[in-house]
RNA sequence: AAAAGGCAAACUCCGGGAGACCGGAGGACGCAAAGCCCACGGAUCCAUCCUCAGCGCUCCCAUUGAAGCGCGAAACGGACAGCCGGGUUGCCGAA
Numbered sequence: 001a002a003a004a005g006g007c008a009a010a011c012u013c014c015g016g017g018a019g020a021c022c023g024g025a026g027g028a029c030g031c032a033a034a035g036c037c038c039a040c041g042g043a044u045c046c047a048u049c050c051u052c053a054g055c056g057c058u059c060c061c062a063u064u065g066a067a068g069c070g071c072g073a074a075a076c077g078g079a080c081a082g083c084c085g086g087g088u089u090g091c092c093g094a095a
Stems, first nucleotide, its partner, number of pairs: 006031002011026006029082001035088003040085003044079003052072001054071005
C1' cells in the first nucleotide's frame, strides 16, 4: 500500500446533571490506535454544593475584628482521553 473490519464529529430526538459535560438511538466530519488509563504532566472549559484569594455593598466600629449578600474563580472542587504529551493493549503486512 492493499484486504478484512473497527470507531464515530457536527446536528436531531430521549434521559441524567446547576453547568462544563455524560448515556442511549439516529447520523458521518473525520480517525492507524478517534481502543483503554476512578486523569500522570500541560492546555481548555464549568461554578449547585464544598472551598476561597481579590473586588463591591451592607452591618459593626475608637482601633482591631466578626457576619451577610453580590461579583469573581488564583488555589480547592468538577469536566475533558476526537487538544497536546505520557502510560498501556492491539488488526493487517513488502518493510